């Protein structure tokens, strides 16, 4: 470094509910845990979704980092 244990310590928090923001996708806060070894960070490539335009091919503006890939950073340490 790869790897990821019925190891240990810590961490995050899906659905759902309440309040707020947004036309929407969705986001923030609190509660709550389905899960997560990068579920830490950033929309770079692809995917998906929304709105508007166009009308079958798309274009523009957005959303998603808990869809995948790549990038940057990072806790712990058995076996191999």
């Nucleotide at each position: 470094c790869c790897c990821g244990a019925c190891a240990a310590a810590a961490c995050c928090a899906a659905a759902c509910c309440u309040c707020c923001c947004g036309u929407a996708a969705g986001g923030g806060a609190g509660g709550g845990a389905c899960g997560g070894a990068a579920a830490g960070c950033g929309g770079c490539g692809g995917g998906u979704c929304u709105u508007c335009g166009a009308u079958u091919c798309c274009g523009a503006a957005g959303a998603u980092g808990g869809c995948c890939g790549a990038g940057c950073u990072g806790c712990c340490g058995a076996a191999g």
A computed fold for an 80-nucleotide RNA from Pelobacter sp. UBA5610, annotated as c-di-GMP-I-GGC riboswitch aptamer. Model confidence (mean pLDDT): 87 of 100. The model forms 90% of the base pairs in the Rfam consensus. NCBI's taxonomy places the organism under Bacteria, Desulfuromonadia, Desulfuromonadales, Desulfuromonadaceae, Pelobacter.